[in-house]
RNA sequence: CAAGUCAACCGGAGGAUCGCGGUAUGGACAUUGUCUGUACUGAGGAAAGUCCGUGCUCCACAGAGCAGCGUGCCGGAUAACGUCCGGGCGGGGUGACCCGCCGGUACAGGGCCACAGAGAAGUGUAUUGCCUAUCUCUUGGAUAGGUGAGGGUGAAACGGUGCGGUAAGAGCGCACCGGCGUUGCUGGUAACAGCAGCGGCCAGGUAACCCCCACGCGGAGCAAGGUCAAGCAGCGGUGAGUGGCGGCUCGCUACAUUGAACCGCGGGUAGACUGCAUGAGGCGGCUGGCAACAGACGUCCCAGAUAGAUGAUCCUACUACGACAGAACACGGCUUAUAGGUUGACUUGGAGA
Numbered sequence: 001c002a003a004g005u006c007a008a009c010c011g012g013a014g015g016a017u018c019g020c021g022g023u024a025u026g027g028a029c030a031u032u033g034u035c036u037g038u039a040c041u042g043a044g045g046a047a048a049g050u051c052c053g054u055g056c057u058c059c060a061c062a063g064a065g066c067a068g069c070g071u072g073c074c075g076g077a078u079a080a081c082g083u084c085c086g087g088g089c090g091g092g093g094u095g096a097c098c099c100g101c102c103g104g105u106a107c108a109g110g111g112c113c114a115c116a117g118a119g120a121a122g123u124g125u126a127u128u129g130c131c132u133a134u135c136u137c138u139u140g141g142a143u144a145g146g147u148g149a150g151g152g153u154g155a156a157a158c159g160g161u162g163c164g165g166u167a168a169g170a171g172c173g174c175a176c177c178g179g180c181g182u183u184g185c186u187g188g189u190a191a192c193a194g195c196a197g198c199g200g201c202c203a204g205g206u207a208a209c210c211c212c213c214a215c216g217c218g219g220a221g222c223a224a225g226g227u228c229a230a231g232c233a234g235c236g237g238u239g240a241g242u243g244g245c246g247g248c249u250c251g252c253u254a255c256a257u258u259g260a261a262c263c264g265c266g267g268g269u270a271g272a273c274u275g276c277a278u279g280a281g282g283c284g285g286c287u288g289g290c291a292a293c294a295g296a297c298g299u300c301c302c303a304g305a306u307a308g309a310u311g312a313u314c315c316u317a318c319u320a321c322g323a324c325a326g327a328a329c330a331c332g333g334c335u336u337a338u339a340g341g342u343u344g345a346c347u348u349g350g351a352g353a
Stems, first nucleotide, its partner, number of pairs: 001349010013316006020042010044324001048335002051333005056221004063250004068217005073087005088102001089100004103212002109210002111206003127151002129147008159177006178202002180199008225274004234265004241255004281300004286295003
C1' cells in the first nucleotide's frame, strides 16, 4: 500500500419564524367545557416479518391419560426460549474466521438409494476377463465347473499396501495401516482427546424419511379485560341432558324437565373513562467472571395518539445527509431490507527500512 475477517458507532448539526401531541403549573371566561401563558418533552436499528419465548388479562377451582407438537453434544447465562456465551466434534477457508442437518451398534421394524451398470443389499448374482476338464479344431469356438483379485459403469460395488498360498484367485492366512467393537491407563466438571492391548468383526449409506429414546408443552389474546352512562322486544324450533375455549377418554364442577344448552327470525347499543407506560427500564464507572452476564452504588425519566401527533420555510457550517423506512399492550431474541461515513483489533499478499 492492497485485499479480507470480526466488532462498535453515526445515519444529520446550529439559529430564526410559523404550525402540531403529551405532562406539570398558572390565568381568564364559563359551568365541567373553551381560550391562553410558562417549563419540560415527542418514532427505529430495524418501529418491518409475526418466527420463538415470556410479562400481563380472562376462561378457571383445574387433575390424569392417549393422540399431537417442539427440542436434541457438554458446561454455563437468562424471567424464559428453538436465544446467547464458552468448549467438544464434524465441515468450509492459505488464514483471521464462518457454518451445524450434533441422542440411536440402522442388529426393534419399515421405506428410499434416479440414470448408468451384470449387479445397489445377503453369503447370492456375474459384464469384460482369469483357471481347469471335455468336445470340436486351421485359427478360434462350444459345454461343464471354479473365481470375482485386474479393467469398465456409478456419488457409492465385499477396506488399502506387501508377502505367502492357490489350478486361477480372494482376509484364504500373515505383517503393517485404516474403519468398527471392546478393556485398561492418563488429562478434563463434562462432551471428548491421547496412549497401550485384545478381536479378521470388514454388505454399505440414509433418521431435516417413518420410527425408537430422553426432556418439555392447557387455551385465547389489549379488538385481552374492568368501570360508568344510555337503550330495547321478543317470537319460533328441537328438547333430555347440556356447558365448562386445540382433539379424544376418564375424573371434577355449574346449570337443567317450573325447560338448561343449541339453532333460526327479529329488536337495541357501537358513547365516555380506564387498561396506557416507573419498566425483567436507560446511562456511568467499580467488583466478580475467558465471556454471555450478575451484584452493589450513583444518576436520569426518555412518545402514549384514538380518522390517529413530531411538520413547513429560510440562513450558516460540515467528510456524507440520500438508503431501508413510522410507535398503537410491553419486553428478550431471531430473520429480512439497507445509500453512505467513522473507529478498533486481527489475517493474507506486495514493497521498503